c-di-GMP-I-GGC riboswitch aptamer from Candidatus Hebobacterum abditum, 89 nucleotides, folded computationally. The organism belongs to Candidatus Hebobacterum, within Bacteria. Its mean pLDDT, the model's own confidence on a scale to 100, is 85.
[in-house]
RNA sequence: CCCGAUAAAGGCAAACCUACCGAAAGGUGGGGACGCAAAGCCGUGGGUCUACAGCUAGGGGACUAGCCACGACUGCCUGGUUGCCGAAG
Numbered sequence: 001c002c003c004g005a006u007a008a009a010g011g012c013a014a015a016c017c018u019a020c021c022g023a024a025a026g027g028u029g030g031g032g033a034c035g036c037a038a039a040g041c042c043g044u045g046g047g048u049c050u051a052c053a054g055c056u057a058g059g060g061g062a063c064u065a066g067c068c069a070c071g072a073c074u075g076c077c078u079g080g081u082u083g084c085c086g087a088a089g
Base pairs, nucleotide, nucleotide: 002089003086004085011036012035016031017030018029019028020027021026034075040081041080042079045077046076047073048072049071054067055066056065057064058063
């Protein structure tokens, strides 16, 4: 350095509930643990989700349908960066 144990010390926290924020996806705090060796940080590329606004079509209108990321997720993959511990190999 690779690697990652029925090791030790710690850490994080899915679903769900709850308060607030947001048009939504979703976010933050509290509770809660399915899991996680980077489930620390960043958010490039892909992927996924949403559609207030915008565009198109229809409609007298209310509105309806489609498209659309500049919005969102990083606990989907990939990339960058930092890092605790130390059995076997």